[in-house]
Context: one part of a larger RNA
This record gives sequence, C1' cells and structure tokens, in this order.
RNA sequence: ACGAACGCUGGCGGCAGGCUUAACACAUGCAAGUCGAACGGGCUCUUCGGAGCUAGUGGCAGACGGGUGAGUAACGCGUGGGAACCUACCUAUAAGUACGGAACAACUCAUGGAAACGUGGGCUAAUACCGUAUGUGCUCUUUGGAGUAAAGAUUUAUCGCUUAUGGACGAGCCCGCGUCGGAUUAGCUUGUUGGUGAGGUAAUGGCUCACCAAGGCGACGAUCUUUAGCUGGUCUGAGAGGAUGAUCAGCCACACUGGAACUGAGACACGGUCCAGACUCCUACGGGAGGCAGCAGUGGGGAAUAUUGGACAAUGGGGGCAACCCUGAUCCAGCCAUGCCGCGUGCGUGAAGAAGGCCUUAGGGUUGUAAAGCGCUUUCACCGGUGACGAUGAUGACGGUAGCCGGAGAAGAAGCCCCGGCUAACUCCGUGCCAGCAGCCGCGGUAAUACGGAGGGGGCAAGCGUUGUUC
Repeated sequence: ACGAACGCUGGCGGCAGGCUUAACACAUGCAAGUCGAACGGGCUCUUCGGAGCUAGUGGCAGACGGGUGAGUAACGCGUGGGAACCUACCUAUAAGUACGGAACAACUCAUGGAAACGUGGGCUAAUACCGUAUGUGCUCUUUGGAGUAAAGAUUUAUCGCUUAUGGACGAGCCCGCGUCGGAUUAGCUUGUUGGUGAGGUAAUGGCUCACCAAGGCGACGAUCUUUAGCUGGUCUGAGAGGAUGAUCAGCCACACUGGAACUGAGACACGGUCCAGACUCCUACGGGAGGCAGCAGUGGGGAAUAUUGGACAAUGGGGGCAACCCUGAUCCAGCCAUGCCGCGUGCGUGAAGAAGGCCUUAGGGUUGUAAAGCGCUUUCACCGGUGACGAUGAUGACGGUAGCCGGAGAAGAAGCCCCGGCUAACUCCGUGCCAGCAGCCGCGGUAAUACGGAGGGGGCAAGCGUUGUUC
C1' cells in the first nucleotide's frame, strides 16, 4: 500500500469501490428499436372533411452503446513513420430528378402439421424490383467510340432521390524501434524464400494459383515450450529501480464449443443466419426450441464480493419533419466500516482527595477532578415547520432530499490491541517444563514484569488487531 479476508467491536455524514475463484450451468423479468410525411390493406371512431391504432411490404438503426479477459509473446499493444485504399449519416461545389413495365407479401381460397412452421391457386401498392432515355460527370478505349443514374411525399414550403469531385469522421494495410521466463528446447522451413504471369481484394502482398529459380530464418537465440491481454497509469522508493495493469480512459480479442458465409458503407455480427458438437427443455415420437463473459437474480465453486429497485428529469445514443417512442447506456436510490476524508460520543467547575477496587513496609499509595454534586451548551442523531439548485418557456426519478427555522434533553453514541528486549507501557494472584505464549531472541521445572486472571499503564480509535500479497 490493498478490489482484500478473518476475529472482537460499531454513532453520523460526504466521496469512491464491491465474484480477484468456475470463459461453470442458468428459472424469471427487462437490456434495440423506430418511421403512417415511402406503400397497399385491416380495425375503431366520425360532424363524412377526416382522425387514431396497426400485422405485412419498404427505409434507417440492430457493426454503436454494455460485458468479459478465455485465447494471443503477435505489427497484438506502445511509439514514430509510410502508400497501394474504402468511408452510411454530416458538409461544400456542379449537374440532374424524363418515359415505361413486370412482380411479391399482406389479403383471399384450398390444404399439411401436436407444435415450430409451412405448401399450392388467385388479387394488389410503393421511396421494393426491372427496362428505355439523357450524361454535368465518371470508367474503359484502337481516340473512332463504347458503357454507366434517379423516387417520390406533402400542410406548397420543404424533406428526399441520382451522378461526380472535394472536406470531415471512422476503418483497413505496410515498416523501424520497444515489449516475460526456459538452451535440462539448436537447428527450423516446401507456399517455404524470391521471380514472371494470372486470379482475388476497397487496397499492397504467396493473399491464392501455374511455371521457374533454390532459397529464407537462426547463438544479436530461430524453432519448441511455460506464463501472460497491451498501454495511459497504480503502488513503493530520495532516486535509479522493483512490483502491478481492480475502478477510470485508449487499443485488441472473445460471445455455449468448432467451422462458414449472407446482408450491408461497415460484421464474417453477444441478445442475426447456416452446418457440426456437447448440454438443457418441449413433443401427439414424426419433429422442434435454447445460449446472462448485458442489468438484476438463482444454483455451484470459494476465505470472499450487493437489489429479481426508481426514472428517462439531466447527459448521450437509435428512429422520426415533428409530437414522440425506445434506451438495465446513463442518472439515482438500496445493501456492505471495503477504503479515504470529516464530525460526534459533551464543556466548565468540583478534594471530604467520598465509596468501591488494586497494592501496601499497614503509616499510606493509586484509580483520581475521575465520579457524585453545581453551572452551561446542543454539533450529529431525534421531533415539528419550511424547502431548493440541478431546468434557457413547459418538463425533476433523486425527494419533501440537501439546506434553513423552531423544539426537547447530557440526553441516543467506545472499542480494540499491547505492556521481557527489539518497542511506548508494572505490580499482585493463580499455575509449576503442566496449562500455555511466541514475529526473532526465547519464556514456563514454586517468589514468571514473557502463560491465565485482576488492578494499573501505553498505543490507536469507529475502528483495532491477525493473516495474505507487493515495494
């Protein structure tokens, strides 16, 4: 010094922190939706103008936010450079937004299934899909040319849509240097090292492939193996250094285990899809469903770590023109002396130095101004009243909270460890190498300041000790 634990004890407040172990298994609820100002339909209401709600198509967002540290000794991280790249929403500039078409859900009819979920026929809209035109531009080019867009909505003022070039933001890639231990690991490597050509990617590249060459790495530690997320920082120390990586912040990796791609500007995607596996559950035995390392919570493990709470009021995020909706992010509250800090448990006076206790040389000493008594105050807690800031006009979960005013009464509030030396603090009794103590030295065998009790004393104090770990 601590994310601590254990023992004894425990008044209040502020601020922080709280599964370090089983990346063990999870009941239940919630944690990602939103848009009717893209679209047809359905339902409800209607003053017949319209209004509201919505399963489905469609758009945007579910790649953020939140969790965990299993893996990783690596361009993973840190730092400094680089060129061959992409970037939805936002923003600047330029140009455009023309003419057509065919479907599929919903719906309806039929039908399968226990369910999950389907199957077939028919109808239909769009900012869903397709064709044509145009080409500011862009791409390719043999420089002749060829190819390539769009979507509308409405409250009539806007919001959109398309193309192109910039910006911004955010990613991807490459390199220098740095980054634990083991030589009781000395050789390792065949897409391996390089070239040519091709494929692939947003993009460089053996990234992949064909052919060619035989290279490449290594005692300045390759390969193998153990351990480990990295950093800003944190702890300690005069520093150099050592140890560490909880909370907060940046990066990385993972999402039951393994593998794969789809969609998309962005994922090979925690609360998406598919396959395989283990496990759990439902089943009419034909077949299906699931993934808390989100927030609470349960079992288990453990020395050990909290509520199945409130609110979107603030900050921020997603959607929406907006109203608003969603948000276990967040803001708050609850529990815990887990830590740090602050405050209190009274103050003054009071000698007959009371009683009692302990010691005693029996005179006394000590506890001790301590108590009682007398006088005073009311912090905190308690009771009554009032009552915010946080919120720019409305809107406050916290919260009748903080604060303020008034009231009562010393009233409700002290323990723990130690006293042989180190090391501040001493006597009596009990015990008798027993019982026991102990960090080291060591105490105890009949006068123990070292064991146990008592009186007294010392230290710290809502804590005090012990254990563990680090410097």